[in-house]
RNA sequence: UGAUGCGCGAUGAGAGAGACUUCGGAUUCGAGGCGCCGAAGGGGCAAGCCGACAGGACGACCCAGCCUGUUCGGUGACACUCUCAGGCAAAAGGAUCGUCGCGAUACG
Numbered sequence: 001u002g003a004u005g006c007g008c009g010a011u012g013a014g015a016g017a018g019a020c021u022u023c024g025g026a027u028u029c030g031a032g033g034c035g036c037c038g039a040a041g042g043g044g045c046a047a048g049c050c051g052a053c054a055g056g057a058c059g060a061c062c063c064a065g066c067c068u069g070u071u072c073g074g075u076g077a078c079a080c081u082c083u084c085a086g087g088c089a090a091a092a093g094g095a096u097c098g099u100c101g102c103g104a105u106a107c108g
Base pairs, nucleotide, nucleotide: 001108006103007102008101009100010099011098012097013096018034020033021032022031023030024029035088036087037086041084042082043081044080048075049074050073051072052071053069054068055067056066
């Protein structure tokens, strides 16, 4: 100097599911009951890879290397899955996408 990747901000779009029911209460709200949703956040995992162990081949033995494995452990993605959290009129929130801006960094 500097991203097509990363983080932050602004702005536009943005789904799903009971305005259920009981009590307190001026609507909102709070505490229960039953029923649901997945796109804040969070948890889980396949193949592969790594290691250990076991077995095998290599003239004999050991080490290393190689091959195998219905073995064990680690790592391991999602918009998949769980439904802890959150949500189920509006509002708010909302993964993600577009546009604009800012920032640091990687490679060079």